SAM riboswitch aptamer (S box leader) from a Terrimicrobiaceae bacterium, 130 nucleotides, folded computationally. The prediction has a mean pLDDT of 81.
RNA sequence: AUCUUAUCGAGAGUGGCAGAGGGACAGGCCCGAUGAAGCCACGGCAACCGGUUCGACGAUGCGCAAGCAUCCCGGACGGCCAGGUGCCAAAUCCUGCUCCGGGGCGCAAGCGCCCGGGGGAAGAUGAGAU
Numbered sequence: 001a002u003c004u005u006a007u008c009g010a011g012a013g014u015g016g017c018a019g020a021g022g023g024a025c026a027g028g029c030c031c032g033a034u035g036a037a038g039c040c041a042c043g044g045c046a047a048c049c050g051g052u053u054c055g056a057c058g059a060u061g062c063g064c065a066a067g068c069a070u071c072c073c074g075g076a077c078g079g080c081c082a083g084g085u086g087c088c089a090a091a092u093c094c095u096g097c098u099c100c101g102g103g104g105c106g107c108a109a110g111c112g113c114c115c116g117g118g119g120g121a122a123g124a125u126g127a128g129a130u
Base pairs, nucleotide, nucleotide: 001130002129003128004127005126006125007124008123013042014041015040016039017038021031022030023029025096026095027094028093043088044087045086048084049083050081051080052079054078057074058071059070060069061068062067092122097119098118099117100116101115103114104113105112106111107110
């Protein structure tokens, strides 16, 4: 970098250096000298990968049954840990393409806009592959 796949309305910031940008892109709308990006330190969130002496379930045995015992192995959309990533304004900040609607508005009368909803694109992050 490309491909595959899962997730994306939750959550979590202080200080130092720095000095004008930042929120991917475009349009909007925001954040920013009460200090943006970036770097450093410490802290935190989460639980994708990882771990687990947890174990619903499962398996096996016993029992008429309620149930009980055991388990090398398996094991959750579960519990716990936090080693590898990631993340810590706003829904991925909103919309972008398309479809639906006995909805609203406009008109040049089948199109535009608004509202609500479905699917996608794009992006981000993890994991796997090349």